Predicted 3D model of a 93-nucleotide RNA (c-di-GMP-I-GGC riboswitch aptamer) from Thermincola ferriacetica. Model confidence (mean pLDDT): 86 of 100. Of the family's consensus pairs, 95% are formed in the model.
[in-house]
This record gives sequence, structure tokens and C1' cells, in this order.
RNA sequence: ACCGAUAAAGGCAAAACCGCCGAAAGGCGGUGACGCAAAGCCACGGGUCUUAGUAGUGGUCACUAACCACUAAAGACAGCCGGGUUGCCGAAG
Repeated sequence: ACCGAUAAAGGCAAAACCGCCGAAAGGCGGUGACGCAAAGCCACGGGUCUUAGUAGUGGUCACUAACCACUAAAGACAGCCGGGUUGCCGAAG
């Protein structure tokens, strides 16, 4: 250094419930532990999710409107996978 014990010390905290924020996905705090050796941090690649507002295209409609779909765009997820970056401990190999 790789690696990761039925090791030690410590850490994080899924679902659910409560409060707050958000249009939503979701976030933050509390309770709580399903799990986690990076379940620390970064949306860089892929992926998934959201659509209030904005732009475009198409559709419905007699029509400007309105509504619907898709795309752009914007956002979310680091506990989906990969990548980047920092880091505790030390048995065996």
C1' cells in the first nucleotide's frame, strides 16, 4: 500500500412518526435503527425522480385563450452504479 476480523475505540442512520422549509422531487431538525468501512465530501459520466414558473414543438378545440404530451431548461438523489477527493482502526493474507 492493497485488503477488511464474529477485533477494539468511536462514527453514520433506512423505513415509520412529529415539527419546519419547498409547487414537487426532496431537504433540515427530533424520535427511531434497516443497514453502512467511506452510508464523509463533490452532481463530473450514466441513471432515476420532480415540473411551479420560463422557452420551443406537436395535439385537442372554431380560436387568441385553456387543456394535454414531448423537449429544452431548472431542480432533486452521493443509502443506484462509476469517477474524483479527504480520512479512523489494524487481525490474517